[in-house]
Molecule: c-di-GMP-I riboswitch aptamer
Organism: bacterium
C1' cells in the first nucleotide's frame, strides 16, 4: 500500500412493557420507553418459526382437523446489495 481485526470518537438503531391505530390472525405503523445490537442497515433469494378470514383447489367422499395456497418474520440463519470511524 493491502487484508484481518475493532480500541478510542462522533454519533446511530431501538427489545419488552404500556398507549392509540391497522389486520380474521401472525403481525406491522405512530407515540412512549431501552432489553440488547459494530451492520439489530436494505432486502422475502433459500432454509427455520408463526398465522389462517376470503377466493379457488387437493380427495372414493367430505375439507371441521390436514395439505397445498395466501400471509407474516431481516432483532432466527444463510445468501445479496450498500456503509461512518478507524488506535494497537
Nucleotide at each position: 500500500c493491502c487484508g484481518c481485526c475493532g480500541a478510542a470518537u462522533g454519533g446511530g438503531c431501538a427489545a419488552a412493557a404500556c398507549c392509540g391505530a391497522u389486520g380474521a390472525a401472525a403481525a406491522u405503523c405512530g407515540g412512549c420507553g431501552a432489553c440488547g445490537c459494530a451492520a439489530a442497515g436494505c432486502c422475502a433469494c433459500g432454509g427455520a418459526u408463526c398465522u389462517u378470514a376470503c377466493c379457488g383447489g387437493u380427495u372414493c367422499g367430505c375439507a371441521a382437523u390436514a395439505c397445498a395456497g395466501a400471509g407474516a418474520c431481516a432483532g432466527c440463519c444463510g445468501a445479496g446489495c450498500u456503509g461512518c470511524c478507524g488506535a494497537a